[in-house]
């Protein structure tokens, strides 16, 4: 000098709420939301075991992705947090 991860600091950053209750957004009902986190899988892949026409078909296992999925967690004024997306330097690595 270029990759690419990381973790850190700026910055942008979405959803969905009523009622009754309390000093309080405090508590409780019921509905909601999906973008911390976590659940669940499709193509395939591994290894088994079973028929038969010998390369196929069948079972049941483990593996296996997301903004999907489910809603345990979370969340449903601000704030705070927040997948993800630029930006900066740092650190280590890999390669010349």
């Nucleotide at each position: 000098g270029a990759g690419a991860a990381a973790a850190c600091u700026c910055u942008g950053g979405a959803g969905a709420a009523c009622u009754c209750u309390u000093a309080a957004g405090u508590g409780a009902g019921u509905g909601c939301c999906g973008a911390a986190g976590g659940u669940g899988c499709a193509a395939g892949g591994c290894a088994c075991g079973g028929c038969c026409c010998c390369g196929g078909c069948c079972g049941a296992g483990c593996c296996g992705a997301a903004u999907c999925u489910c809603u345990c967690a979370g969340g449903c004024a601000a704030a705070c947090g927040g997948a993800c997306a630029g930006a900066g330097g740092u650190u280590g690595c890999a390669u010349g």
This is a predicted structure of a 96-nucleotide RNA (Glycine riboswitch aptamer). The model forms 89% of the base pairs in the Rfam consensus. Its Rfam family is "Glycine riboswitch aptamer". Rfam 15.1 lists 9,425 matches to the family in 5,228 species. Rfam links the family to the GO term glycine biosynthetic process. Model confidence (mean pLDDT): 80 of 100. It was read from a public genome assembly, where an Rfam model found it.